Annotation: This is a predicted structure of a 90-nucleotide RNA (TPP riboswitch aptamer (THI element)) from Loigolactobacillus rennini DSM 20253. Taxonomically the source falls in Loigolactobacillus rennini (Bacteria, Bacillati, Bacillota, Lactobacillaceae). The coordinates come from a structure-prediction model, not an experiment, and the mean pLDDT is 75.
RNA sequence: UAGUAACAUUUGGGGUGCUGCAACGGCUGAGAUGAUACCCAUUGAACCUGAUUCAGUAAAACUGACGGAGGGAAAUGUGACUUGUUGAGU
Numbered sequence: 001u002a003g004u005a006a007c008a009u010u011u012g013g014g015g016u017g018c019u020g021c022a023a024c025g026g027c028u029g030a031g032a033u034g035a036u037a038c039c040c041a042u043u044g045a046a047c048c049u050g051a052u053u054c055a056g057u058a059a060a061a062c063u064g065a066c067g068g069a070g071g072g073a074a075a076u077g078u079g080a081c082u083u084g085u086u087g088a089g090u
Base pairs, nucleotide, nucleotide: 006078007077008076009075010074011041012040013039014038016035017027018026019025047071048070049069053065054064055063056062
C1' cells in the first nucleotide's frame, strides 16, 4: 500500500428472459414459478436508458460491441495477506 480487500449486523436498490401446442420440457445464469431466495449498495456493469441497436446463435443481455456513454441504492463494527520503495542494524 489501508482502516483498503474481505466478513458481519441492520437498512435500502434490482431483475425474473429466450424457446416449446403443452409438460416437474429445452438454453444460459448467482438468480428466469416475485422466492422470507439470489445479486448489489458510491473504488457503484446489481440494475436501468441508449434499444423495436449491431454481429454471432435454434432463439434470447447467452457472448461481444455500445461502455474511459449517461443514470443508479449506506451506516456501524471487525479487519488482513502479498508486493514495491525508503530508512536503520548485521